[in-house]
Context: one part of a larger RNA
RNA sequence: UAUGCUUGUCUCAAAGAUUAAGCCAUGCAUGUCUAAGUAUAAGCACUCGUACUGUGAAACUGCGAAUGGCUCAUUAAAUCAGUUAUCGUUUAUUUGAUUGUACUUUACUACAUGGAUACCUGUGGUAAUUCUAGAGCUAAUACAUGCGAAAAAUCCCGACUUCUGGAAGGGAUGUAUUUAUUAGAUUAAAAACCAAUGCGUGCUUUCGGGCGCGUUUUCUUGGUGAUUCAUGAUAACUUUUCGAAUCGUAUGGCCUAGCGCCGGCGAUAUUUCAUUCAAAUUUCUGCCCUAUCAACUGUCGAUGGUAAGGUAGUGGCUUACCAUGGUUAUAACGGGUGACGGAGAAUUAGGGUUCGAUUCCGGAGAGGGAGCCUGAGAAACGGCUACCACAUCCAAGGAAGGCAGCAGGCGCGCAAAUUACCCAAUCCUGAUACAGGGAGGUAGUGACAAGAAAUAACAAUAGACGAGUUUAUUGAUUUGUCUAAUUGGAAUGAGAACAAGGUAAAAAGAUUAACGAGGAUCCAUUGGAGGGCAAGUCUGGUGCCAGCAGCCGCGGUAAUUCCAGCUCCAAUAGCGUAUACU
Numbered sequence: 001u002a003u004g005c006u007u008g009u010c011u012c013a014a015a016g017a018u019u020a021a022g023c024c025a026u027g028c029a030u031g032u033c034u035a036a037g038u039a040u041a042a043g044c045a046c047u048c049g050u051a052c053u054g055u056g057a058a059a060c061u062g063c064g065a066a067u068g069g070c071u072c073a074u075u076a077a078a079u080c081a082g083u084u085a086u087c088g089u090u091u092a093u094u095u096g097a098u099u100g101u102a103c104u105u106u107a108c109u110a111c112a113u114g115g116a117u118a119c120c121u122g123u124g125g126u127a128a129u130u131c132u133a134g135a136g137c138u139a140a141u142a143c144a145u146g147c148g149a150a151a152a153a154u155c156c157c158g159a160c161u162u163c164u165g166g167a168a169g170g171g172a173u174g175u176a177u178u179u180a181u182u183a184g185a186u187u188a189a190a191a192a193c194c195a196a197u198g199c200g201u202g203c204u205u206u207c208g209g210g211c212g213c214g215u216u217u218u219c220u221u222g223g224u225g226a227u228u229c230a231u232g233a234u235a236a237c238u239u240u241u242c243g244a245a246u247c248g249u250a251u252g253g254c255c256u257a258g259c260g261c262c263g264g265c266g267a268u269a270u271u272u273c274a275u276u277c278a279a280a281u282u283u284c285u286g287c288c289c290u291a292u293c294a295a296c297u298g299u300c301g302a303u304g305g306u307a308a309g310g311u312a313g314u315g316g317c318u319u320a321c322c323a324u325g326g327u328u329a330u331a332a333c334g335g336g337u338g339a340c341g342g343a344g345a346a347u348u349a350g351g352g353u354u355c356g357a358u359u360c361c362g363g364a365g366a367g368g369g370a371g372c373c374u375g376a377g378a379a380a381c382g383g384c385u386a387c388c389a390c391a392u393c394c395a396a397g398g399a400a401g402g403c404a405g406c407a408g409g410c411g412c413g414c415a416a417a418u419u420a421c422c423c424a425a426u427c428c429u430g431a432u433a434c435a436g437g438g439a440g441g442u443a444g445u446g447a448c449a450a451g452a453a454a455u456a457a458c459a460a461u462a463g464a465c466g467a468g469u470u471u472a473u474u475g476a477u478u479u480g481u482c483u484a485a486u487u488g489g490a491a492u493g494a495g496a497a498c499a500a501g502g503u504a505a506a507a508a509g510a511u512u513a514a515c516g517a518g519g520a521u522c523c524a525u526u527g528g529a530g531g532g533c534a535a536g537u538c539u540g541g542u543g544c545c546a547g548c549a550g551c552c553g554c555g556g557u558a559a560u561u562c563c564a565g566c567u568c569c570a571a572u573a574g575c576g577u578a579u580a581c582u
Stems, first nucleotide, its partner, number of pairs: 001578005009452003015445001016412001022410003026407003031063002037060002043055003061431001070365003080286003085281002089279002095274003109245001113144002120136002123133003153173005160166002174242001176238001178236006198215007222229001244268001246267004252262003255258001288336003295327003302324008340362003344355004367388002370385003390401001392399002418443001420442003426439001427437003458488003461484010493522001495515001497512001499511001525571005530552002536566001538565004547554002
């Protein structure tokens, strides 16, 4: 694990893995709305609602649908486990920071720009589908356009000019993208000379300067074990990214009294950086049987190099050009596996052996292969496109399909449950306190396992057998065990049931009134009784027959073993049998 017989209570509870990752009728399993994107429903509700009241089907928009659930076919250095790395990358969401530079210029929308489209109305097509065509309207946080706002500083150009010094004026400089350049520092000491310059100072002057002395005084640099890192700067580059024409709710303050100026709390959106949730690669070590597998790989990438391409990024990942490498008796390569890996399970004195489809973690897959769209994320299948294999409807032109989700059916088999109820709990998703969820929970089936433990207890009487005390003994008396178709009252739940409670609603259980036990019931079974191995040399039947018997054996007329009766033994709500394993 299956099966046979048996089965009263309570708790707990596995369950179409093994065989066919075989095939599937039907139903359901993924949808979602707040004060806060879009309402003229010719929808509803009141009546305060002439732009907008409240509620609100539908539809557009946004987000989710890559989670979950199922299965174990593949897969043997692969997966996986422990351990590293990302100075080799992407990351919706969460949380914290961050976002004054837009224009080229004299009549300009910034109190707010443009054109569509659904729902809706109406006209239609087809046998048919979650098929759709044509016409007529109308929205946006959909899709497109598109302004404005400080000071300073730096860099470049430079009119003019006594040609030595100076400088009016003009332009550029947000962020992101691509390329190039550059900064991103750091060991020590002393002396001399030249030139320019700054500062201090003395002399002199035709105020333009000239000569002499002294002084070297001030300098900026984050992080790592480590970078071409972070960060900054310069020059360009770009089908030029972002820099809010959004929504709710309060409505206030200031005066120049103007459709003047200033303004709160949120929501949503947005750029970059971090964070979080992750992901993707990656270092080292480790896996069952097999030599009736000894060599394997390699111009069609095998091993390495250089460059480019590709990728989110590393890398023969791919391409071009080079080199000739790489693995192997320490078992490569090949084959097998009733092999997904691990955490774990059973057994075991220790060492081991066997199992691990299965609720947790990781992987893989959705009939078989392949390809792809969307998206932060998929090589997605309750998405799409082909092919192959199945297979459904049809008016024969066409159309639709994927239960290894939950139920359920067929098939397969030794082998496995209800087409039930519910979102109340646990959580997940969504625009969200509200909706949805066969995730999940709850019942039903259920002797897979596991735990607790009813089927009687007591007394008297009678009998049997002891043990004391007393007495010469019969006896008397005290007391123990057992047996009774004797008698007796007590006790109790199995069952059933008012009630409350339990529960989303129920059903159970726990609680609890009135009911509910005398042998013929409210009746315990399964195997055995020669040995191993606990328990009969009892009775009847059979007569090497029928049969039993794991093994040894039993049975041929007195069977301790067969078939029965009686009695007894073992375990007991369970026990036997087969198989696998220790």
Molecule: small-subunit ribosomal RNA, 5' domain
Organism: uncultured eukaryote